Source information
This is a predicted structure of a 478-nucleotide part of an RNA (small-subunit ribosomal RNA, 3' major domain) from Axilococcus clingmanii. The RNAcentral record of the full RNA draws on SILVA. Its Rfam family is "Bacterial small subunit ribosomal RNA". Gene Ontology terms of the family: ribosome and structural constituent of ribosome. Model confidence (mean pLDDT): 81 of 100.
Context: one part of a larger RNA
RNA sequence: AGACGGGGGCUCACACAAGUGGUGGAACAUGUGGUUUAAUUCGAAACAACGCGCACAACCUUACCAGUCCUUGACAUACCACCUCCACCCGGCGGAGUACACCGCCGGGAUGGCGUGGUACAGGUGUUGCAUGGCUGUCGUCAGCUCGUGUUGUGAAAUGUCGGAUUAAUUUCCUUAACGAGCGCAACCCCCCGAACCAUGUACCCUCCCACAUCUCGGUGUGGGCCAGUAUGGUUUGACUGCCGGUGAUAAACCGGAGGAAGGAGGGGAUGACGUCAAGUCCUCAUGACCCUUAUGGGCUGGGCUACACACGUGUUACAAUGGUGAGCACAAAGAGCAGCUAUGGCGCGAGCCGGCGCGAAUCUCACAAAUCUCAUCCCAGUACGGAUUGUUCUCUGCAAUUCGAGAACAUGAAGCAGGAAUCACUAGUAAUCGUGGAUCAGCACGCCACGGUGAAUCUGUACCUGAGCCUUGUACU
Numbered sequence: 001a002g003a004c005g006g007g008g009g010c011u012c013a014c015a016c017a018a019g020u021g022g023u024g025g026a027a028c029a030u031g032u033g034g035u036u037u038a039a040u041u042c043g044a045a046a047c048a049a050c051g052c053g054c055a056c057a058a059c060c061u062u063a064c065c066a067g068u069c070c071u072u073g074a075c076a077u078a079c080c081a082c083c084u085c086c087a088c089c090c091g092g093c094g095g096a097g098u099a100c101a102c103c104g105c106c107g108g109g110a111u112g113g114c115g116u117g118g119u120a121c122a123g124g125u126g127u128u129g130c131a132u133g134g135c136u137g138u139c140g141u142c143a144g145c146u147c148g149u150g151u152u153g154u155g156a157a158a159u160g161u162c163g164g165a166u167u168a169a170u171u172u173c174c175u176u177a178a179c180g181a182g183c184g185c186a187a188c189c190c191c192c193c194g195a196a197c198c199a200u201g202u203a204c205c206c207u208c209c210c211a212c213a214u215c216u217c218g219g220u221g222u223g224g225g226c227c228a229g230u231a232u233g234g235u236u237u238g239a240c241u242g243c244c245g246g247u248g249a250u251a252a253a254c255c256g257g258a259g260g261a262a263g264g265a266g267g268g269g270a271u272g273a274c275g276u277c278a279a280g281u282c283c284u285c286a287u288g289a290c291c292c293u294u295a296u297g298g299g300c301u302g303g304g305c306u307a308c309a310c311a312c313g314u315g316u317u318a319c320a321a322u323g324g325u326g327a328g329c330a331c332a333a334a335g336a337g338c339a340g341c342u343a344u345g346g347c348g349c350g351a352g353c354c355g356g357c358g359c360g361a362a363u364c365u366c367a368c369a370a371a372u373c374u375c376a377u378c379c380c381a382g383u384a385c386g387g388a389u390u391g392u393u394c395u396c397u398g399c400a401a402u403u404c405g406a407g408a409a410c411a412u413g414a415a416g417c418a419g420g421a422a423u424c425a426c427u428a429g430u431a432a433u434c435g436u437g438g439a440u441c442a443g444c445a446c447g448c449c450a451c452g453g454u455g456a457a458u459c460u461g462u463a464c465c466u467g468a469g470c471c472u473u474g475u476a477c478u
Base pairs, nucleotide, nucleotide: 001478002477003475004474005473007472008471009470010469011468012467013466015462016461019426020425021424022423023422026317027316028315029314030313031312032311033310034308035307042053043052064303065302066301067300068299069298070297073121077120078119079118080117081116082115085113086112087111088109089108090107091106092105093104094103095102123292124291126290127289128288132286133285134281135280136279137277139275144183145182146181147180148179149178150159151158152157163174164173165172189269190268191267192266193238194237195236196235197234198233199232200231203230204229208225209224210223211222212221213220214219240263243257244256245255246254247253319419323378324377325376326375327374328373335366336365337364340359341358345354346353347352385416390411391410392409393408394407395406396405432454433453434452435451436450437449438448
C1' cells in the first nucleotide's frame, strides 16, 4: 500500500420491513444431472450453468453411431504430362449466296475451359480459452480509477482524492500544501409528453356545398368536394431551481408555493471508467503450438441428438362461483405480406377445401382483439371445475410424418380441493391479469422479442439479513 474482521462511524440498494403475486405439492412443456444406449454429438456449472449456445433436430441441419463408397479429394493456388471434347484462329474443299454473313467436312495452331494421371498441397466442429486476438458475462450504471508539477517522507509511498455541508453521482460549494488535468458521472443521441409553423397523393371528418335514392317533407341513406380540427412526418420550441417565500455559512443545496401539458434527473432506452474472476468461448470467426493424412478428411443410406427407475431448474394449465358454459354487444396498439397476405362467395360440425377480387400496401389482406359489459344457466360436487391420457376418423405441410410434426371432430375423462422446510419477482401506468403481432420457419412456440387493453396494494421506516461505497481501527495474511 492492499486484503480481511461474528471492529467502529457515515451512507445506499425491492437488502429488509410493509404489501401483491408466485415457485416448492399436481399434470404437461422444456433444459440439466444420472442411468441406459451402437450413438444417445459438443459446450455452459454458485450468484454470473440448467426455455443457455438452439431466432425452430422428421431428411437436411449434424458435429454422434452403424453400414457403404472416395483418396490431389466437396473447396483453393501453382506446375508437369496426356488425350479427346468445347470455344477461338488459320488453310483447303463443298453447299449457299453474290454486299457482308451462314452451314457441313478435312488438316494444323496457340490460348482458355472440362477431363485423366502426377507433384506441391487441400481438409480437420481433432487437442490446448492455462499459448492468444476478437467478442461476451459479472461486480455495476456501482462512483469510482488515475496522471503532471509541487510539497512531505531515508524509503515503499503519501498528499491531491482528506475535513464540514450537499447530491442519484469524486454532484457541487466551503475549507485546505496543494495547484491543475484525464478516463468515468452529468449533458450532447433516440422514443414518449405540450405548443407553433410547414407539408400531406393512399389518413379520418363535425359543419357546409353538389348529385342520386327514399321520405312521416323535419330528415335519413349512398357517392363526391371542403375551411377548421384529428392523424401522419418534418423543422423549431418548451423546464433552467428561471420566479416567490422559508431553512442554510450571505455558499452549494434542500423544503413549500405560483405559473405550467410537464418541476426539481418529467418517464423510458442506448451508453458500462481503471480493473476483478488464468470467468466464458479454439463448435461463429481469426490464430500459435501439437496431432490425423486411403483418415481424426470427404460423399451417401438408415438410426441417434426425442431413450427413462429417478433427482433438480425454468415455465404453461389448473385446483373453480371475483368462476365455467351459451347467446348478444363494444373499445386497441404495434407489426408482417409477391415462391407472399389473401377478400366477397360456396362446401364442410371443424381443422380445412374450392375459387380467386384486391394489394409490393396510411389504399388491399392477415384481422373477429380478448379480458370488460348485458342476459340466461350451473349451486359447491372431483362437479356443466380441471383437462392429462388413450381410442377412432380426418385435415395440413412436405420426396417422406413409423421411430419423430402440428391441427380438427367424436369418445375417454387421470392427477389436482391452494401446496412442508425453504425460496423468487415487483415501488406506478409498475405488479397482477387479458389478448395481439413478429423473428426463426415448407411444417412445428407453453420459449424469445415486441405491442397495446384493464389496472392495484404497500413503503415518507430501518440498518436486523444480503450486497455495495467512503473514512477509520486491529492484524502472526500478501